[in-house]
RNA sequence: CAUAUUAUUAAAGCGCCAGAACUUAAAUUUUGACCGGAAAAUAAAUUUAAGUUGACGAGGAUAGGGUUUAUCGAGUAUUCGGCGGAUGCCCUGCGGUGUAAUCACCACCGAUAAAGAUUUUACAAAUCCUUUAAGUGAUUAAAGGGACAAAUAAAAUUGGGUGAUGCAU
Numbered sequence: 001c002a003u004a005u006u007a008u009u010a011a012a013g014c015g016c017c018a019g020a021a022c023u024u025a026a027a028u029u030u031u032g033a034c035c036g037g038a039a040a041a042u043a044a045a046u047u048u049a050a051g052u053u054g055a056c057g058a059g060g061a062u063a064g065g066g067u068u069u070a071u072c073g074a075g076u077a078u079u080c081g082g083c084g085g086a087u088g089c090c091c092u093g094c095g096g097u098g099u100a101a102u103c104a105c106c107a108c109c110g111a112u113a114a115a116g117a118u119u120u121u122a123c124a125a126a127u128c129c130u131u132u133a134a135g136u137g138a139u140u141a142a143a144g145g146g147a148c149a150a151a152u153a154a155a156a157u158u159g160g161g162u163g164a165u166g167c168a169u
Stems, first nucleotide, its partner, number of pairs: 014084004019080001020053011056073003062093006094110005101165005116158007128145007
């Protein structure tokens, strides 16, 4: 370096589940469908067992360390609550830009390496509707249809340091 096998990784609105909500089954208690209660429909509560749900996309990674409620909107809002993680933020190093050479400091950034200002442009999925498949069920998976964001991004116009050395005049 190549091939083969096995294992691991794959994700970052990501993973998980003791609370919570919901489902099924059993037991117990209550209810008692014209009357009655030993049997009974229905409904409710409790317990046990087994399950289901628990973030919809856009955007985001120089290295190390630290830190934790880490950007944006959509939605019928359990997207609740909790644990873990995380591309956020801070510090340091490295790198880039601010002058065509070098260095130091400062500022802003991250190999698309300038923040800010003005204008313009582009971009979503779920929800929803229809259908299929799995499940007793809660629910899950998939396909098709139509629509709607913001941050961000891109383009244009703007918008940039100090000192020293060196070089040229």
The RNA shown here (glmS glucosamine-6-phosphate activated ribozyme aptamer) has 169 nucleotides. Rfam family: glmS glucosamine-6-phosphate activated ribozyme aptamer. It is annotated as a riboswitch. Rfam's curators write: This entry contains a glucosamine-6-phosphate activated ribozyme that is found in the mRNA for GlmS. GlmS is an enzyme that uses fructose-6-phosphate and glutamine to generate glucosamine-6-phosphate.